[in-house]
RNA sequence: CCUGGACAAGGGCAAACCGUCUGUAAAGGCGGGGCGCAAAGCCACGGAUCCAAUCAGUUCAUCAUGCACGAAAGCAUGACUGGGCGUGUUGGACCGCCGGGUUGCCGAG
Repeated sequence: CCUGGACAAGGGCAAACCGUCUGUAAAGGCGGGGCGCAAAGCCACGGAUCCAAUCAGUUCAUCAUGCACGAAAGCAUGACUGGGCGUGUUGGACCGCCGGGUUGCCGAG
C1' cells in the first nucleotide's frame, strides 16, 4: 500500500418503542431503551423514498341550470368548495434504502 472481517481484545454507535422539547409536516435534539451495525464515522453529489406549498389531469361528493321520467333511479353542462389518485415545479427531510466522495480503530492474509 492492497485485499478483507474467520478468530481475539479494548471499546464505539444505537432501530422499534417510551418521556420531553423543536418543526405545519417529513423529521430532528436530549434522556431511557437495544433491533441491529466493521464505517450504523462524516458529506444530500446521483437515484429511490417521504413531507409541505403550488399545479396539468382524473375521480368522488356538494350546488346550480337544462334534459328525461308514472315513481325511484338517471344524463349533460357549469361552478366554488371539500376528499382520493396523480403529473410537473419549488423548498425541505432522510447517509440505519442503494450508489458515489472522504477520513479512520483492531486483528488476519
This is a predicted structure of a 109-nucleotide RNA (c-di-GMP-I riboswitch aptamer) from Rhodopirellula sp. The sequence was found by an Rfam model in a public genome assembly. Rfam family: c-di-GMP-I riboswitch aptamer. Rfam's curators write: GEMM was predicted in a large-scale screen for bacterial structured RNA regulatory elements.